[in-house]
């Protein structure tokens, strides 16, 4: 100089508060005092999954939408882990939306002769002539374009061209290794089979909708009034339709009452630590041990002192697993290239 | 706290099979008036909210941000 991985992210002491829990105490108020607990690696973005809760323990068409190499992990994932292929790096290593345009349909402005059943503007070659023009042939060379219909070389020819060989790409067939992705050999066809699918489509294959303001219960309180409207071939259940399935009246006005309280809540496919076994590895499977916010106007703050490297981005609101993005500064490890 | 929508010239708003970014006001010259307004011509203005990818090309298709809104009329 760099490449991975992984950890930390002020620290102590004091004093005043704030807030969940537990215990004493009585003046029983949501009071006081003891005593403990109190943001993050991303708490964020809400980009995927999933538990979880109503609706039918979400059924059946159509339609939508999402992934997209191959095996595995895991509840589940679009995440991870190994493997392939194909880029990139002198290397450690690192990136990939990496299925299919020989079902099908579209696109490809502008330049350009010709943009997809090719195509003759300059050259090149034969003919004819009125001697700088017409007809034919030709994709080697020029020219335009982002792209011009296999490359390279040799024969071949009037000039030429997979016309023909050889070599490489390509396709197809067969063996072989490997669960597979695909790689290797061998024959073969003789260019048919340009590019675009983050263009419609095509295959695989998943997905039912909504969201803790989900949803449950208790308490209170009223007029379980009124008119209109529409209807049982109906209307409601937040489904994109429709079938089905479940409840029976519904919608709109007018005219009232409630803006309380408990649950959900944090002990869960948990999380840390140390430790044995399995497997290249995600990760599983066991043993011990520990409990590490749960608020609902919503707490985690302030102030003084001391020290040093002067302190980033950042603040839970049902909860996990991950992506993504922000982030001063610092520590450890394996490794690789120069001298 | 869920959930859902914008974002294009100074403001309001367009722009479809991807294929030279337009309109109306407004700004600035000129014209026409004795001057002003209206009125008619001309001209500037554009990182299409930022990055980055798909394609020969992106306002436009995909991924990540960023800001703004949703004022009993998005959710109790």
């Nucleotide at each position: 100089a760099g490449u991975c991985a992984g950890c930390c992210g002020g620290a102590u002491a004091a004093u005043c508060g704030c807030u969940g829990g537990u215990c004493u105490g009585c003046a029983c108020g949501u009071c006081a005092g003891g005593c403990u607990g109190g943001a993050g690696g991303a708490a964020a973005g809400u980009c995927c999954g999933g538990g979880c809760u109503c609706c039918a323990c979400a059924g059946g068409a159509c339609a939508g939408a999402g992934u997209g190499c191959c095996a595995g992990a895991u509840a589940a994932c679009g995440u991870c882990u190994g493997g392939g292929a194909g880029g990139c790096g002198u290397g450690a290593g690192c990136c990939u939306a990496c299925g299919g345009c020989c079902a099908g349909u579209g696109c490809a402005a502008c330049a350009g002769a010709g943009a997809g059943u090719a195509g003759a503007c300059c050259g090149c070659c034969a003919g004819c002539c009125u001697c700088g023009g017409c007809u034919g042939g030709u994709a080697a060379g020029g020219g335009u374009g982002a792209a011009a219909g296999g490359g390279u070389g040799c024969g071949g020819u009037a000039a030429g061209a997979g016309c023909g060989c050889a070599c490489c790409g390509c396709g197809c067939u067969u063996c072989u290794g490997g669960u597979a992705a695909c790689a290797g050999a061998a024959g073969u066809g003789g260019c048919a089979c340009g590019g675009u699918a983050a263009a419609c489509c095509c295959c695989a294959c998943u997905c039912g909708g909504a969201g803790c303001a989900a949803g449950a219960c208790c308490a209170a309180a009223u007029a379980g009034g009124a008119a209109a409207a529409c209807a049982u071939u109906g209307g409601c259940g937040u489904g994109g339709u429709c079938c089905g399935c479940g409840c029976c009246g519904u919608u709109u006005u007018c005219g009232g009452g409630u803006u309380g309280g408990u649950c959900g809540c944090u002990u869960g496919a948990g999380a840390c630590u140390g430790g044995a076994a399995g497997g290249u590895g995600a990760c599983u499977u066991u043993c011990a041990g520990u409990c590490c916010a749960g608020a609902u106007g919503a707490a985690u703050g302030a102030u003084u002192a001391u020290c040093c490297u002067a302190g980033a981005c950042a603040g839970a609101a049902c909860c996990c697993g991950g992506c993504u993005u922000a982030c001063a500064g610092g520590c450890u490890g394996a490794c690789u290239u120069a001298u | 706290g869920g959930g859902c929508c914008g974002u294009u010239a100074g403001c309001u708003c367009a722009a479809u099979u991807g294929g030279c970014a337009g309109a109306g006001c407004a700004a600035g010259g000129g014209a026409c008036u004795c001057u002003u307004a209206a009125u008619c011509c001309c001209u500037a203005g554009g990182u299409u909210g930022g990055a980055g990818g798909u394609u020969c090309g992106a306002u436009u298709c995909c991924u990540c941000c960023a800001c703004g809104g949703c004022u009993c009329a998005c959710c109790a």
This is a predicted complex of two RNAs, RNase P RNA and transfer RNA, with 415 nucleotides together. Rfam match: Bacterial RNase P class A. Gene Ontology terms of the family: tRNA processing, ribonuclease P activity and dimeric ribonuclease P complex. The prediction has a mean pLDDT of 79.